[in-house]
RNA sequence: AGAGUUUGAUUCUGGCUCAGAAUGAACGCUGGCGGCGUGCUUAAUACAUGCAAGUCGAACGGAAUCUAAGGAGCUUGCUCCGAAAGAUUUAGUGGCGAACGGGUGAGUAACACGUGAGCAACCUGCCCCGAAGAUUGGGAUAACACCGGGAAACCGGUGCUAAUACCGGAUACCUUCCUCCAACCGCAUGGCUGGAGGAAGAAAGUCUUUUCGCUUCGGGAGGGGCUCGCGGUCCAUCAGCUUGUUGGCGGGGUAACGGCCCACCAAGGCAACGACGGAUAGCUGGUCUGAGAGGACGAUCAGCCACACUGGAACUGAGACACGGUCCAGACUCCUACGGGAGGCAUCAGUGAGGAAUAUUGGGCAAUGGACGAAAGUCUGACCCAGCAACGCCGCGUGGAGGAUGACGGCCGUAAGGUUGUAAACUCCUUUUGAAGGGGACGAAAAAUUUCGAUAACACCGAAACUUGACUGUACCCUUAGAAGAAGCCCCGGCUAACUACGUGCCAGCAGCCGCGGUAAUACGUAGGGGGCAAGCGUUGUCCGGAUUUACUGGGUGUAAAGGGCGCGUAGGCGGACUUAUAAGUCGGUGGUGAAAACCUGCAGCUUAACUGCAGACCUGCCAUUGAUACUGUAAGCCUUGAGUGCGGAAGAGAGAGACGGAAUUCCAGGUGUAGUGGUGAAAUACGUAGAUAUCUGGAAGAACACCAGUUGCGAAGGCGGCUUCUUGGUCCGUCACUGACGCUGAGGCGCGAAAGCGUGGGGAGCAAACAGGAUUAGAUACCCUGGUAGUCCACGCUGUAAACGAUGAAUACUAGGUGUUGGAUACAUUAGUAUCCAGUGCCGCAGCUAACGCAUUAAGUAUUCCACCUGGGGAGUACGAUCGCAAGGUUGAAACUCAAAGGAAUUGACGGGGGCCCGCACAAGCAGUGGAGCAUGUGGUUUAAUUCGAUGCAACGCGAAGAACCUUACCUAGGCUUGAAAGGCAAGCGACCGAGUGUGAAAGCACUCUUCCAGCAAUGGCGCUUGUACAGGUGCUGCAUGGCUGUCGUCAGCUCGUGCCGUGAGGUGUUGGGUUAAGUCUCGCAACGAGCGCAACCCCUACCAUUAGUUGCCAUCAGGUUAUGCUGGGCACUCUAAUGGGACUGCCUACGCAAGUAGUGAGGAAGGUGGGGAUGACGUCAAGUCAGCAUGGCCCUUACGUCUAGGGCUACACACGUGCUACAAUGGGUACUACAACGGGUUGCUAAACCGCAAGGUGGAGCCAAUCCCUAAAAGGUAUCCUCAGUUCGGAUUGGAGUCUGAAACUCGACUCCAUGAAGCUGGAAUUGCUAGUAAUCGCGGAUCAGCAUGCCGCGGUGAAUACGUUCCCGGGCCUUGUACACACCGCCCGUCAAGCCAUGGAAGCCGGGGGUACCCGAAGUCAGUGACCUAACCGCAAGGAUGGAGCUGCCUAAGGUAAAACCGGUGACUGGGGCUAAGUCGUAACAAGGUAGCCGUACCGGAAGGUGCGGCUG
Repeated sequence: AGAGUUUGAUUCUGGCUCAGAAUGAACGCUGGCGGCGUGCUUAAUACAUGCAAGUCGAACGGAAUCUAAGGAGCUUGCUCCGAAAGAUUUAGUGGCGAACGGGUGAGUAACACGUGAGCAACCUGCCCCGAAGAUUGGGAUAACACCGGGAAACCGGUGCUAAUACCGGAUACCUUCCUCCAACCGCAUGGCUGGAGGAAGAAAGUCUUUUCGCUUCGGGAGGGGCUCGCGGUCCAUCAGCUUGUUGGCGGGGUAACGGCCCACCAAGGCAACGACGGAUAGCUGGUCUGAGAGGACGAUCAGCCACACUGGAACUGAGACACGGUCCAGACUCCUACGGGAGGCAUCAGUGAGGAAUAUUGGGCAAUGGACGAAAGUCUGACCCAGCAACGCCGCGUGGAGGAUGACGGCCGUAAGGUUGUAAACUCCUUUUGAAGGGGACGAAAAAUUUCGAUAACACCGAAACUUGACUGUACCCUUAGAAGAAGCCCCGGCUAACUACGUGCCAGCAGCCGCGGUAAUACGUAGGGGGCAAGCGUUGUCCGGAUUUACUGGGUGUAAAGGGCGCGUAGGCGGACUUAUAAGUCGGUGGUGAAAACCUGCAGCUUAACUGCAGACCUGCCAUUGAUACUGUAAGCCUUGAGUGCGGAAGAGAGAGACGGAAUUCCAGGUGUAGUGGUGAAAUACGUAGAUAUCUGGAAGAACACCAGUUGCGAAGGCGGCUUCUUGGUCCGUCACUGACGCUGAGGCGCGAAAGCGUGGGGAGCAAACAGGAUUAGAUACCCUGGUAGUCCACGCUGUAAACGAUGAAUACUAGGUGUUGGAUACAUUAGUAUCCAGUGCCGCAGCUAACGCAUUAAGUAUUCCACCUGGGGAGUACGAUCGCAAGGUUGAAACUCAAAGGAAUUGACGGGGGCCCGCACAAGCAGUGGAGCAUGUGGUUUAAUUCGAUGCAACGCGAAGAACCUUACCUAGGCUUGAAAGGCAAGCGACCGAGUGUGAAAGCACUCUUCCAGCAAUGGCGCUUGUACAGGUGCUGCAUGGCUGUCGUCAGCUCGUGCCGUGAGGUGUUGGGUUAAGUCUCGCAACGAGCGCAACCCCUACCAUUAGUUGCCAUCAGGUUAUGCUGGGCACUCUAAUGGGACUGCCUACGCAAGUAGUGAGGAAGGUGGGGAUGACGUCAAGUCAGCAUGGCCCUUACGUCUAGGGCUACACACGUGCUACAAUGGGUACUACAACGGGUUGCUAAACCGCAAGGUGGAGCCAAUCCCUAAAAGGUAUCCUCAGUUCGGAUUGGAGUCUGAAACUCGACUCCAUGAAGCUGGAAUUGCUAGUAAUCGCGGAUCAGCAUGCCGCGGUGAAUACGUUCCCGGGCCUUGUACACACCGCCCGUCAAGCCAUGGAAGCCGGGGGUACCCGAAGUCAGUGACCUAACCGCAAGGAUGGAGCUGCCUAAGGUAAAACCGGUGACUGGGGCUAAGUCGUAACAAGGUAGCCGUACCGGAAGGUGCGGCUG
């Protein structure tokens, strides 16, 4: 510090996720030791048991026990008496403490806390200092005794007694109060000091040497109370709250101020700087994280607060409204004799419950601290220790060194080896820790007692002695033996360090995100190996970080989420120039405070560290004081440039109201006139013989204003358009007279606000939602047509929304230009015009900005101010609430749940029922067909034991197959074989093999008989057989694991690269553009310049010529011969053969053109613009085809999925399709005669002549290994003749019979021949194919395969046309461009209803619960007040009585409780609404391309659904 994830790729926006640190944690696996910490986060739930607050006899009276002295008894070592005295114990009175310490965080949003101030408005036990004092009396009461009640708790009566308990009188340094006087001080009330007079007010003793106590006053320390400034949570879907409320006067009350309380008076007080309400929460020092700013948290430790079963209340006291006190009420638990009582673990342990989860009913007061005491001491679950828990942090160990044949084993493997791995074994060494034995601390200092010193002194102080340890025989140290007892967990696709094998086969499973798994998984499971951490390792939860993803530091808003529809304006925020003052902000100095601990730095102590101690720094803050005055603020003054006013001009569809005008439409009336009109892609509905449409005249009505008209004008926006009048708003220009900052923005607020819509009343010509009809269609609730109502129009009122858009808030300033246009002004020219300034309105463009597109003085640039808004997509602008509205609905505006994206711009493709250009037998123009018939052949389907397999749009279907009777053959049935039918290796054994034969059998085979080795001296070798072993074999699967080959787009003209340049980048440029071509062919231009694979050419055939050569070919000339024939001599001239060359290049001419090139029946030429044909197939596409041609990975079979044999099947047959053949006839058919080819093939072959047969063929055998011989006849054609338009002398299927040939074998299942038979068919529906010249059509010939078997295939020649205007349309293709929501790329994507499952959620009759408020009723305890006839020791009084105090009663307040109505919140709820999610459900096709009716926004109506239509708006 970043990374992964949207895309084919890119960039941006934007979310999600990860790597880090932390934790009072929990869970899984594992677990050696020690130190230091930490340990109910949930039920402030309920609690058994024990402990946690007592102490003082030196405050008091008793009581009990013990005992000495003494006495008595006797069972002479025991019992009893004894109580002055002593000791011990302590129930009670009394004092102090119990308000500390310990726990918890329920409540509390508050002066509760933090911080800083204030009290001139206060209190303070114990402690310290100072001053003064302690006098004289009195009456009770508990304990105790007796009596009584009660189950108990406990209570009552009578009698006795003490005090440091209680009370009266005296005294008063002094205090308080009242009156008066004076000095000084303060921010106000006021305070303080001094003086004079008056009134009131104290005390306690104990022990005794003295202390310790007591009372009053003043002061201190520490503690507390009250008040105030500031600070720290969320919700505005909480906007108004408040009656003791706000203030005053007077009282009461308190330690003290105060509506704290009361009476009266006034009507105030708080709130957008967030009152009131709701939710949540103890606050802080700090803790975690972070670079910081921040964010989250508030365990342990420390400070403060609050609470103590729930609620209320007071008492006592210095202090409480009191955790282990009291009273009352309530809930709960327990005891009970039913009458009554008792209790409060949120102390420490512990128990139940809850929960994922949190410990011992331990030891000790030795230390520290606390209460009491003079002290010893007692008490102390505070505390110190121990126990449990890897819960955390820290430290240590599980050994170290050597050790290679790199052992065994495991795993992998190309079988070589690699790896585990110096790892182990083995050798030497060490002993931390653990075990055993032994020694053995620190923490302990005091106090007390004794002694000594000092002293007036057993005060205090100093010294010595003695004594005190829970932990603990612990830490630590020593000795002994021995590597001995001690390693796991997670991960290994990317992020992210670390890879292989097997198993599994979208299963099982994994997963933080992206995503893995459908037979070769580095992603699942296991193993080996590796990586990481380590007594731990992972997972889960939570918080911060990364996240600049709430942006103060530090973000945005044209199109990604985001500018309010527009203005006016309130609060607020911000604000021009100059001067002076002030010092609030701001900056500096100083002082106080900011607790300690923590963090940081240094040093130190535990062997180290964690931990701890000491010191420093820090505590970024607040307060006070003092200074500075630039800037901001404030106050005062002044200025004119911002703003405004005046004056002079100007333009304008700016607004409102009134009057008027013409054109058009429709209607009405009339005339003319006759059969149609209207409408559409085509039609129909509709109108019309009752007279339409058309046309003419007249009239009526309503609405809108052609041309002008313009990216012209005006307005804030919405918006505004005939002409004219009236009223009226704003703007601009000029002038520079006036005011003097009067300004900008603007939350709330107010106003305006298209269309649609609503209300009332008018109006209604045209248009037109809804609706009706007609079409279209599979349907058509649409598009199209005919009608048509609301509405559109007017008046008044409402609504308040739009793609209300420049998708761009307002204002100000600055920052190159150019070019139009509107308004005004100035200057020069004045005919036109030119230049400048201001204000608008457009386009282009620099810098700059931007993700890019783009913006660019009209900013989206550079800055400032203010407002509004955004924070992933969906859910959703929905629900609930509130508010506005007559309604429709508007405004405000969530959550659960769900996804890992959604999105912007640009790029390359692909696609478009987008555009442009161009090509192709693509269409058109033609010719011949197919589709109809019969047959052949292939396929589908069906059938079958099997009908083997593959090929399946073009690009499968006369295809693999250039030839299935057996074989082929892969299929079926049946019978056999098992190292195998064929190959090669090893080992062992045998000696054959071949041949002949027999039995069985369908054959294969099996069984049997006969015969039977070679070389070598031998070992052994060769050959063959048998057995065994590894292995063979497989047309078994996977063409989606592959190689190779092939098809196809397509013989289409394209596909790329290097360097450079442009772009953030994908990428572009080049390759686009103007021309041209068959062509990315060439040329010109150009940020490109070059190059490669393709095109073309080079190659072959063919057309012409030449040269060479001349047999088997040829024969012009010469000669010979024949009935005839190059038959022969001869010749090679010609033809031909087959080799080498030539020839054609737009070279020439004309026209056009810059050129390239194009045109010309041009010339010449055999051939003319690639002459014709072939071979040749770029980058790539289709997971195209082929594992059955071959090869091959993996998987599968191994007496069978291998192999041999026989027979059958591949040839089936209701049917469907493809490809062909033959026809349907007279341009024909039959018969007879007759002419002209080329390519090829031939020895297991082609086969002549001749003869036989009607023929297929047979006999025959010449010749030929072939320019020699044979196949071989070419056919159409020509001549002649018959048939005369018919199911025929067309057509030949089918069937019967007879044959031939091949072949072991023609039954299933061959071809051919002859005789006979003579089917369908008379030119073929929709649709569809081929072909542009030696082509189509037509005619025959040859070959491969092959024993035999082509209508197929591959070739050959003969005869030999028609047509092409042209590119609108169909199909395919190329280039450019455009749109795109597609990229598996239109066979794409995608919307909504319905149906199914699951999930969360809204409404809902109700039902249940909760907290709070209001009104009323009842009203405990208790304070206060009143009363007090009853009771009453201390004082007064001779007495009577009084005073005083109290019980009791009454009143106010009031907890709990009750009643009533309403509001709010939560849960649940039949039913219901929409929403989300879910491999293959239904209906349609709305959107994306002009998406096939452009889409979208608002609104209204309608419709199964997407949606359609109307009106207005937008261009996205």
Molecule: small-subunit ribosomal RNA
Organism: Acidimicrobiaceae bacterium